[in-house]
RNA sequence: UUCUUCAGGGCAGGGUGAGGGAGUCCAUCCCAAUUCCCGACCGGCGGUAUAAGCGCAAGCUACAGCCCGCGAACCCGUAAGGGUGGAUCCGGUGUGAGUCCGGAGCCGACGGUAGAGUCCGGAAGGGAGAAGAA
Repeated sequence: UUCUUCAGGGCAGGGUGAGGGAGUCCAUCCCAAUUCCCGACCGGCGGUAUAAGCGCAAGCUACAGCCCGCGAACCCGUAAGGGUGGAUCCGGUGUGAGUCCGGAGCCGACGGUAGAGUCCGGAAGGGAGAAGAA
């Protein structure tokens, strides 16, 4: 450099009733939100000096949704490309932790629809990247 393959998870349970239906009307009954309320559940990829494991050692390996960066998404552009882009604290151990342990929190594109991180759709798409082959 080329090719191949792979590359995202999630409303259990309860309540309400916008709206719809039966009842000729009334009374009454039925259906009705994974979106509302209580609660449940989920966490892409790379990086990150010593703590855990292995090794005599050099060193190797593991650990983050909210630390850094990237991707997806949205906006502008014919395009190249540019812009935008969520959320964490306290305690413990320790030389050292926003990655460990304990506790309490918080966040989640666009379109559809009864208001959606979890349903349906764009998407049999795209993709950070991972593995392998030449």